A computed fold for a 1420-nucleotide RNA from a bacterium, annotated as small-subunit ribosomal RNA. Its Rfam family is "Bacterial small subunit ribosomal RNA". Gene Ontology terms of the family: structural constituent of ribosome and ribosome.
[in-house]
RNA sequence: UUCUUUGAGGGUUUGAUCCUGGCCCAGGACGAACGUUGGCGGUGUGCCUUAGGCAUGCAAGUUGAGCGGAGAGGUACCAAUCUGGUACCUCUCAGCAGCGGACGGCUGAGUAACGCGUCGGUAUCUACACUUUGGUGGGGGAUAGCAAACCGAAAGGUCUGGUAAUCCCGCAUGAGAUCGCAAGAUCAAAGGACUUAACGGUCCGCCGAAGGAUGAGCCGGCGUCCUAUCAGUUUGUUGGUGGGGUAAUGGCCUACCAAGACUAUGACGGGUAGGGGGUGUGAGAGCACGACCCCCCAGAGUGGAACUGAGACACGGUCCACACACCUACGGGUGGCAGCAACUAGGAAUCGUACGCAAUGGGCGAAAGCCUGACGUCGCGACACCGCGUGGAGGAUGAAGGCCUUCGGGUUGUAAACUUCUUUUGACUCGCUCUAAAGCGAGUAGAAUAAGCACUUGCUAACUCUGUGCCAGAAGCAUCGGUAAUACAGAGAGUGCAAACGUUGUCCGGAUUUACUGGGCGUAAAGAGUUCGUAGGCGGUUUGGUGCGUCUUGUGUGAAAGGUUCAGGCUUAACUUGGACACUGCAUGGGAUACGACCAGACUUUGAGAUCUUUCGGGGAUGUUGGAACUUGCGGUGGAGGGGUGAAAUCCGUUGAUAUCGCAAGGAACACCGACGGCGAAGGCGGACAUCUAGAAAGUAUCUGACGCUGAGGAACGAAAGCUAGGGGAGCGAAAGGGAUUAGAGACCCCUGUAGUCCUAGCCGUAAACGAUGCUCGCUAGUCCGUGGAGUUAAAUUCAUGGACGUAAGCUAACGCGUUAAGCGAGCCGCCUGGGGAGUACGGCCGCAAGGCUAAAACUUAAAGGAAUUGACGGGAGAGCGCACAACCAGUGGAUCAUGUUGUUUAAUUCGAUACAAAACGAAGAACCUUACCCAGAUUUGACAUGCUACCGUUCAGCGAACUAGAAACAGUUUGUGAUCUCGCAAGAGAUGGUAACACAGGUGUUGCAUGGCUGUCGUCAGCUCGUGCCGUGGGGUGUCGGCUUCAGUGCCGUAACGAGCGCAACCCCUGUCCCGCGUUAAAUAUUCGCGGGAGACUGCCUUAGUUUUUACUAGGGAGGAAGGAGGGGACGAUGUCAAGUCAGCAUGGCCCUUAUAUCUGGGGCUACAAACAUGAUACAAUGGCGUUUCACAAUGGGUUGCCAAGCCGUAAGGCGGAGCUAAUCCCACCAAAAAACGUCUCAGUUGGGAUUGAGGGCUGCAAUUCGCCCUCAUGAACCCGGAAUUGGUAGUAAUCGCGGGUCAGCUAUACCGCGGUGAAUACGUUCUCGCUCUUUGUACACACCGCCCUAUAGUAAUUAAUAAAUACUGUAGAUAAACGCGCGUGGCAGCAUAAAAAACUAGUUGGUUAAAAUCCAAC
Repeated sequence: UUCUUUGAGGGUUUGAUCCUGGCCCAGGACGAACGUUGGCGGUGUGCCUUAGGCAUGCAAGUUGAGCGGAGAGGUACCAAUCUGGUACCUCUCAGCAGCGGACGGCUGAGUAACGCGUCGGUAUCUACACUUUGGUGGGGGAUAGCAAACCGAAAGGUCUGGUAAUCCCGCAUGAGAUCGCAAGAUCAAAGGACUUAACGGUCCGCCGAAGGAUGAGCCGGCGUCCUAUCAGUUUGUUGGUGGGGUAAUGGCCUACCAAGACUAUGACGGGUAGGGGGUGUGAGAGCACGACCCCCCAGAGUGGAACUGAGACACGGUCCACACACCUACGGGUGGCAGCAACUAGGAAUCGUACGCAAUGGGCGAAAGCCUGACGUCGCGACACCGCGUGGAGGAUGAAGGCCUUCGGGUUGUAAACUUCUUUUGACUCGCUCUAAAGCGAGUAGAAUAAGCACUUGCUAACUCUGUGCCAGAAGCAUCGGUAAUACAGAGAGUGCAAACGUUGUCCGGAUUUACUGGGCGUAAAGAGUUCGUAGGCGGUUUGGUGCGUCUUGUGUGAAAGGUUCAGGCUUAACUUGGACACUGCAUGGGAUACGACCAGACUUUGAGAUCUUUCGGGGAUGUUGGAACUUGCGGUGGAGGGGUGAAAUCCGUUGAUAUCGCAAGGAACACCGACGGCGAAGGCGGACAUCUAGAAAGUAUCUGACGCUGAGGAACGAAAGCUAGGGGAGCGAAAGGGAUUAGAGACCCCUGUAGUCCUAGCCGUAAACGAUGCUCGCUAGUCCGUGGAGUUAAAUUCAUGGACGUAAGCUAACGCGUUAAGCGAGCCGCCUGGGGAGUACGGCCGCAAGGCUAAAACUUAAAGGAAUUGACGGGAGAGCGCACAACCAGUGGAUCAUGUUGUUUAAUUCGAUACAAAACGAAGAACCUUACCCAGAUUUGACAUGCUACCGUUCAGCGAACUAGAAACAGUUUGUGAUCUCGCAAGAGAUGGUAACACAGGUGUUGCAUGGCUGUCGUCAGCUCGUGCCGUGGGGUGUCGGCUUCAGUGCCGUAACGAGCGCAACCCCUGUCCCGCGUUAAAUAUUCGCGGGAGACUGCCUUAGUUUUUACUAGGGAGGAAGGAGGGGACGAUGUCAAGUCAGCAUGGCCCUUAUAUCUGGGGCUACAAACAUGAUACAAUGGCGUUUCACAAUGGGUUGCCAAGCCGUAAGGCGGAGCUAAUCCCACCAAAAAACGUCUCAGUUGGGAUUGAGGGCUGCAAUUCGCCCUCAUGAACCCGGAAUUGGUAGUAAUCGCGGGUCAGCUAUACCGCGGUGAAUACGUUCUCGCUCUUUGUACACACCGCCCUAUAGUAAUUAAUAAAUACUGUAGAUAAACGCGCGUGGCAGCAUAAAAAACUAGUUGGUUAAAAUCCAAC
């Protein structure tokens, strides 16, 4: 401390975040079921479905001490020829009579009710039992049984006769009871057993009365499910009087009278349901449930009815109807398991036709006893709870086997084997107890007889391998599976629980997710369009009273069981026994009176209202009136267009438009003032004037004295559009027509134009009717600006009102709100509960209609949503950059050819690369080789590496040669030369070669989406980050921003940032100038050449100007200098993006092939050719071609399997030749070409162009056909500058000209990599195109705009709802209507009686009433 003590979260919306919000999970429970598995015991529990149907047996009888008999047996006596008779005893049987069959047992259909619960009440009854009291006298009668006769199949029944009683009926008595004012009247009874010689006694009964107890009846207060898409219900209905009826009150029934009664605090109707103690869960409040046990109710095939009785309208009684079933001789009868078992049906599903009255209890009886499917026990079921066991101790070689492996090992694992110990359970034997079974005790043998199930991605404890390959499958949610699946299937291992474990179903919890405890409504779902106002709820100050709420203290009750707790009993526990507590409730007595309530007052009051004064305004209604504009008509002037658009056209106009002037008519709207200014409840309200009318604020006092706030229903108002009727109609203008635009254009634009817009009268009742913020009141720092008052003007100040700022506190998920709250509080109303379906269907109400209000479900789904963050994107904005555009130059796209690619073809045309960022790319060189492809032929431990075993051989190794077949590889045969082993006496061993076998080799096979490395690209773009601090709940932000500036996140200044890193720049290389040193090239020389080192340039100096200034920076100029503002060029490529490229360069995991996907050889192919694309070469010519001509000027490079000179031969390619050179020395190569000079050609398909083809040669190489290059001669194609489109270039650049090199035998090189020669044009500028950077903004995108996503039409398939008709079932209303009860009439019998009255029974008939089932009918 006493009600003892008690509260956990997670997964899932997103790129990420916070919130809202649903879905899902972890827990507990069960009368359960299903799957796999299963040793024992104890205690419980077991038709939740068809209140469906039920064979068979049992479940209620008992009493002879109430009575008379019948049958059987026995005893005694009597009689006896026999049958026998009497009395008594025992047993059995039915009958009369009494008590009990109203309890016990079962079930939950009905019932939303005084049915149940609880607390009260009384107008009542109560058998047996208890207490008290008074009686128990004397008569009569019937009847069953029985007997005889008869009917019927049976069930059963009829008639006659006679009989007993605790059966029935009078009489007597009357303490008492009932009736009555009283007198008085009325009302009873039964005996039996035992005992006694008898009187009598005892016991059990009987009758009257009183009392309590027990049980029952009736009444009342309170509590007791959902539905308003059920709003009105009711005629015995509500009440009264008289009467009837009942044990008793009462419309319970009846006659008459009155017209009431119930209802928004939910009547009436519909649906569902037995209620409670309690059970489950929960921290609790609650929520759900009502099996077992206890109390109450209701029911007994369905429906109705009464009888008997103390008690019933009666489960194992009666009557009737119906349904069903059975028997039948067809005439008629019988039955009621929702008692215990059993059967059948249904169903996912629930047991034995057991034993016993020994215990507990009940009925009868004086008792013995009988009966008892109540009950006690047993059986069946892991259905639940509880307990026990399946062994204990030791045992490492860490056995074998399995699995994994990085091949070392690890793990299963002290687990097993093995040794030793014990014996619960089970088996067997004996004993005790017991109705029986079980149980208990003692003993015997023996580790023996005994482990499974689920899970292992996260939530959620537990991981690997193999198989499969978006398949098969899994899944509670999120999700897993498309070739390396811890998610499927199997295996091993592990985790959890364990005689069970999982799954399914249901309930509570988590869920603060209906929020009383304990939620919300600006944007997430949610404030009604607005106001008035009824009921209701709430309500100022103060006095007194009452004591209803409230508080306190007693009393009664709150059954037991259950719960909690303390003890006890079963070996323990479950279970059970006892005590205490609790049962939060209800009723009632006493007390308190602050607060709420009620009653009676007060308030010179602060809420509310009124009066007075002043003021305000597009507040409302009606009427009158004005000008501008517009259109139309008429007239004048005038003469070709007008109008309209992005551009046009339709359209108007010479019958005169537009324009302009004048006159006239008409309708609608009111410029300027005009303002985030005013008024109004909202909708809304705008020329002026008049009339009527409503309101607000301020001021000053006075008056009323709580008169107030909110407001379910209800009422009124309510934009636009729309509707009805009648007017009106200028402009505008849905529909409609035409012209454009467009792929189309049902649109945007243009030309017309009807309803409508306007007025009157009436409907409609909705809007993003929004401040997306209900109304009222109080409280909580401010600053500024309006409007209307007060303050004499002005000012300070102050009241009301409309705004702005975003500053305090505070709130908020954030955005934001912040005295006009979304802050802190109070009152009342409305509304919300995941998304869709759907504000829809049906029903109801309203409406002329359109439609409105109210308002679901099935089904579907794991999200939908809010705010903010970072990106990306935008036919958004701003700033900036780039050969991006523009300007200029030269091209590509057209031609021919070269090369590459696609496609096609093919035996093969190997493979890869595919927007930019593939396509003269890998390939810096495919005739064989390369070579990966195809065909054919060969080889199989292999062309190459390491190891091992066996055998053989030789001194072997290595280097060869010849022959045979063949296309070769290769196969086979023969043979020469030949350095030379180690140990050991030897045998032999090692080494080496061959053969054979085994490990393995090999693979340009596959996966670049398993990878390393390397590379491309954005992009040489200026970006990308970090630490600490600060801000934010967080994602994130700040720094990295702003201004100026830069090629640059380059720098400076400002600044909650301060610093730092990767990038930029610089450092490196080449080049331009100079200096120093050294140096080869025959020598010498060095200004020139080469190498090495150094100097130089930094906006450093001066001047002017600019940005705000110093700075920083920029611009112009100058000095100096070879060079001036990064001097020019290169290398260098941040974080990252593209699952970009590459497994075929290399490396490499997994998978695959292993007499082939490996290896070798010959040949072919990669070179094909209708077509398309890409990159180039050459051209189209006169700035040119040609040249028999003349004549200059380079640089980089390469060279011994090489470069190759001189000289000679050949038209030439080239050949012969051989000097020199391992290179500043010799050679390619006196190296160039364009250029320059001269000549010619003269605009032509040519003397441009040089493709194609023919002939003849040369070179390389085993080899030149497929398939090489070169030379000579001949041939002489297209092409006359190129459509749409598109590329490169900003200076030694483009353009143009040649030279060299690599690869390489040769070459397809017009390619690539380098070198130098000649050498321009243009840039106003940033509008546009493309790309990029930064800032900002919007976003429903995040695979990120190549995103997301919407609609229509058509088809197919499936599902759900609504709707129409028919059928079936159920309920309600109506008709017909049996038994039964009551009344009336008539007749009969018996008893009694003077008679009347009264009572009981039976049959028939008539009428009325109540009225079930069934049938018919109608509507719902």
The RNAcentral record of the sequence draws on ENA and SILVA.